[in-house]
Molecule: transfer RNA
Organism: Gaetbulibacter sp. S0825
RNA sequence: GGAACAGUAGCAAAGUUGGUCAAUGCAAUGCACUGAAAAUGCAAAGAUAUAGGUUCGAUUCCUGUCUGUUCCA
Numbered sequence: 001g002g003a004a005c006a007g008u009a010g011c012a013a014a015g016u017u018g019g020u021c022a023a024u025g026c027a028a029u030g031c032a033c034u035g036a037a038a039a040u041g042c043a044a045a046g047a048u049a050u051a052g053g054u055u056c057g058a059u060u061c062c063u064g065u066c067u068g069u070u071c072c073a
Stems, first nucleotide, its partner, number of pairs: 001072007010026003019056001029043004049065005
């Protein structure tokens, strides 16, 4: 220098032939339980890397940028 893949919550991680509220586990918070904790149960909150484009509608399609991994030279 060229190419491919990936980026979703504090961490991990699924998903979509474009359309209802974006799952799940761990962590953190509140409540229950306990003499008090732990464990367990319940509840609520929290996310589509970023900027544009297409579309009635984009996490999904297209383009640029950024970051990471791998391959080629």